[in-house]
Molecule: transfer RNA
Organism: Halteria grandinella
RNA sequence: ACGCUAGUGGUUCAAUGGUAGAAUGCUAGUUUCCCAUACUAGUGACCCGGGUUCGAUUCCCGGCUGGCGUA
Numbered sequence: 001a002c003g004c005u006a007g008u009g010g011u012u013c014a015a016u017g018g019u020a021g022a023a024u025g026c027u028a029g030u031u032u033c034c035c036a037u038a039c040u041a042g043u044g045a046c047c048c049g050g051g052u053u054c055g056a057u058u059c060c061c062g063g064c065u066g067g068c069g070u071a
Base pairs, nucleotide, nucleotide: 001070002069003068004067005066006065007064010024011023012022013021018054025043026042027041028040029039030038047063048062049061050060051059
């Protein structure tokens, strides 16, 4: 330099053109003599810009970052 691939709550991962879900974390409560466990509730996210579309996290283009490959 070129090509491929990934980017989603604090963390690890899903999902799909139609209001993004789980585990874990955090907070509060229940339980317990206390802690831990367990249960309940809450909390919080689609890398950035543009385009297509009635509607984009998803499709397209460009950019950024990480990984892999070729030279």